RNA sequence: UCUUAUCAAGAGUAGGUGGAGGGAACACCCCCGAAGAAGCCCAGCAACCACUUCUAACUAGAAGAAUGGUGCUAAAGGAUGCAGAGUGUUAAAACUCUCUGAGCGAUAAGA
Numbered sequence: 001u002c003u004u005a006u007c008a009a010g011a012g013u014a015g016g017u018g019g020a021g022g023g024a025a026c027a028c029c030c031c032c033g034a035a036g037a038a039g040c041c042c043a044g045c046a047a048c049c050a051c052u053u054c055u056a057a058c059u060a061g062a063a064g065a066a067u068g069g070u071g072c073u074a075a076a077g078g079a080u081g082c083a084g085a086g087u088g089u090u091a092a093a094a095c096u097c098u099c100u101g102a103g104c105g106a107u108a109a110g111a
Base pairs, nucleotide, nucleotide: 001111002110003109004108005107006106007105012042015041016040017039021032022031023030026081027080029078043073044072045071048069049068050067051064052063053062054061055060077104082101083100084099085098086097088095089094
């Protein structure tokens, strides 16, 4: 870089350490943070891969466990950004709201 799958559930407001940032690109808004951010340790959640059993005879499906490899533990991926449909306001342009899709991003597995 490409492919496939997932992105409304769950998990520490009384854990320790640490000291000023953080919310998954960018912009803008909004929010969290000295009543303690990120990071690290510990604890927990989930079940993608490895694992076990069954079906089956395929590059699979179902069930299980939580030992290993990741991941995750504010708000739907915090909202919007591009396109389409609907809705409301308006003379129109434009804008609000809802839905769908795309794009971007994150995670896993594979190439």

RNAcentral holds the sequence, with entries from MGnify. SAM riboswitch aptamer (S box leader) from Phocicoccus schoeneichii, 111 nucleotides, folded computationally. The model forms 97% of the base pairs in the Rfam consensus.